[in-house]
Context: one part of a larger RNA
RNA sequence: UGACGGGGGCCCGCACAAGCAGCGGAGCGUGUGGUUUAAUUCGAGGCUACACGAAGAACCUUACCUGGGCUUGACAUAGUAGUGGUAGGGAACCGAAAGGGGACCGACCUUCGGGAGCUAUUACAGGUGCUGCAUGGCUGUCGUCAGCUCGUGUCGUGAGAUGUUCGGUUAAGUCCGAAAACGAGCGCAACCCUCGGCAGUAGUUACACGUGUCUACUGCGACUGCCGGCGACAAGCCGGAGGAAGGUGGGGAUGACGUCAAGUCAGCAUGGCCUUUAUGUCCAGGGCUACACACACGCUACAAUGGGCGGUACAAUGGGUUGCCAAGUGGCGACACGGAGCCAAUCCUGAAAAGCCGUUCGUAGUUCGGAUUGCAGGCUGCAACUCGCCUGCAUGAAGCCGGAGUUGCUAGUAACCGCGCGUCAGCUAUAGCGCGGUGAUACAAUCCCGGGCAUUGUACU
Numbered sequence: 001u002g003a004c005g006g007g008g009g010c011c012c013g014c015a016c017a018a019g020c021a022g023c024g025g026a027g028c029g030u031g032u033g034g035u036u037u038a039a040u041u042c043g044a045g046g047c048u049a050c051a052c053g054a055a056g057a058a059c060c061u062u063a064c065c066u067g068g069g070c071u072u073g074a075c076a077u078a079g080u081a082g083u084g085g086u087a088g089g090g091a092a093c094c095g096a097a098a099g100g101g102g103a104c105c106g107a108c109c110u111u112c113g114g115g116a117g118c119u120a121u122u123a124c125a126g127g128u129g130c131u132g133c134a135u136g137g138c139u140g141u142c143g144u145c146a147g148c149u150c151g152u153g154u155c156g157u158g159a160g161a162u163g164u165u166c167g168g169u170u171a172a173g174u175c176c177g178a179a180a181a182c183g184a185g186c187g188c189a190a191c192c193c194u195c196g197g198c199a200g201u202a203g204u205u206a207c208a209c210g211u212g213u214c215u216a217c218u219g220c221g222a223c224u225g226c227c228g229g230c231g232a233c234a235a236g237c238c239g240g241a242g243g244a245a246g247g248u249g250g251g252g253a254u255g256a257c258g259u260c261a262a263g264u265c266a267g268c269a270u271g272g273c274c275u276u277u278a279u280g281u282c283c284a285g286g287g288c289u290a291c292a293c294a295c296a297c298g299c300u301a302c303a304a305u306g307g308g309c310g311g312u313a314c315a316a317u318g319g320g321u322u323g324c325c326a327a328g329u330g331g332c333g334a335c336a337c338g339g340a341g342c343c344a345a346u347c348c349u350g351a352a353a354a355g356c357c358g359u360u361c362g363u364a365g366u367u368c369g370g371a372u373u374g375c376a377g378g379c380u381g382c383a384a385c386u387c388g389c390c391u392g393c394a395u396g397a398a399g400c401c402g403g404a405g406u407u408g409c410u411a412g413u414a415a416c417c418g419c420g421c422g423u424c425a426g427c428u429a430u431a432g433c434g435c436g437g438u439g440a441u442a443c444a445a446u447c448c449c450g451g452g453c454a455u456u457g458u459a460c461u
Base pairs, nucleotide, nucleotide: 002460003458004457005456007455009453010452011451012450013449019409020408021407022406023405026300027299028298029297030296031295032294033293034291035290042053043052064286065285066284067283068282069281070280073124077123078122079121080120081119082118083117088105089104093100094099108115109114126275127274129273130272131271135269136268137264138263139262140260142258147186148185149184150183151182152181153162154161155160165178166177167176168175192252193251194250195249197220198219199218200217201216202215203214207210223246226240227239228238229237230236302402306361307360308359309358310357311356312355318349319348320347323342324341328337329336330335368399373394374393375392376391377390378389379388415438416437417436418435419434420433421432
C1' cells in the first nucleotide's frame, strides 16, 4: 500500500422488514446427475452449470454405435504425364443404400498453341481428434456498482502519500465550500432510440368524405425556469403554481481500470501435438427419446372469487407467394373439397380470453382434476415401429393447498387473462422473445445477504 476481522461509524440495493403470488408435496413437460447401454455424441458445474450452447434430434441434422463401402479422397490449389467415343448421362447384374459394374447414347470453349473436364501420379487435402493452463475474437460475473488512474507541483531516506481527504449535497469522484495542491483522462451525466402532450406539412388502401381519428415526416415542449420556506448568501432539499408530463418523466441502448489462468479450440480464427486405406469420407440401420432413483426450471391442478351450457362486449404487436387462405359445401371434430382476394394501412390470419348477462351443479375425490390406457380417425413427410402432432368415443390415476427451507416482485409493476412471432415439412413450445386486456399489497431502518466511503486492529501482502 492492500487484503482480512463473528471491530466500530456513515450510506445504498426487493438485501431485510411489510405484503402479494409462488416453488419445496401430486401428475406431466424439459434440462442435469446417476445408472444402464453396442452407442445412450460433446460442452456448461456455487453465486456466474442444470427450458444453458439447441430460435425445432423420426431420416437429414449428427459430431455417437453397429455394419457395408471409398483411398489424391465429400472439398481446395499446383506440377508432370496421358486423354475424342473423352467429359457427361447410363441399361443388364451384385447390393439395404453407398459403392462396384459398364451394354448403349454422347458433348463445350479456342487466337488451333491450347483450355475446361477426366484418368494416373506427386505435393497435399481432411480431422466436431487433444490442449480455453499456448492464443485471437466474443461472452458471463462483481456491476450501470461509482469508482480507476495520469501529468506537473509539494511531502517522505524509501515503499508511497497528497490530489481522490474534510463539511454539506447527489442516483453518481453529482455539485458547492474548505484544504499543498493545480489541472487532466477513462468512467457518471448529456448527446442516440422509444413511449406520453401540442403544432405544422403531406396524405392512400384508413375513416364520419374533408381532415377531427389514424399514418408518416419536421418542429415545439421540462430548464429547479417561476413563487414560498430551509440552507453558509453556496450546492441543494421541502412545499406550491402552471402544465400532457416535474425535478434523471417511464423504458431501452450504452458496462471504466480490473477480478475469477471464469467460459468457449464444437460458431469462427489460430500456435503446438496427434492422425493419414483412418481419428478422413460416403451410406443403411440404430442411438442422442434408455429408467430403480436424485436435483433444477416450468406447466396443469387440488375447485363454487369455481366447473359446464347458452347469449353478448372490448385489443395490441406481428406474419403471409414453396405463403396467408375468404365465401360456400361435406364431416360431431381434427380436417377435406373449393377457389375469391392479397407481393398486402386494401386481402387473409381473425375467434381475442379473462369480463358481463342468464341458467345448472351443492361440497361430493364430485358435472373438481385430467394422468394413464383401449379403439376409431385426421395431418405433415420418401418414411411416424423404435420416436411426431391433432381429433372423436371410451377410460378416468395421483392430487383436498404442500416439512425444513426457498424464489420473484414497488406501478400500469406483481398477479391473472388471452394473442403474435422466430426456429420450422411436421413437432413433442408448458420453453424463448414480444404484444395488448384486467389490475393489487408495502413504503420502515433493528437484523440477514451483497456493495460503496473513510476509520481502527493484524503474527497475512

This is a predicted structure of a 461-nucleotide part of an RNA (small-subunit ribosomal RNA, 3' major domain) from an uncultured bacterium.
The RNAcentral record of the full RNA draws on ENA and SILVA.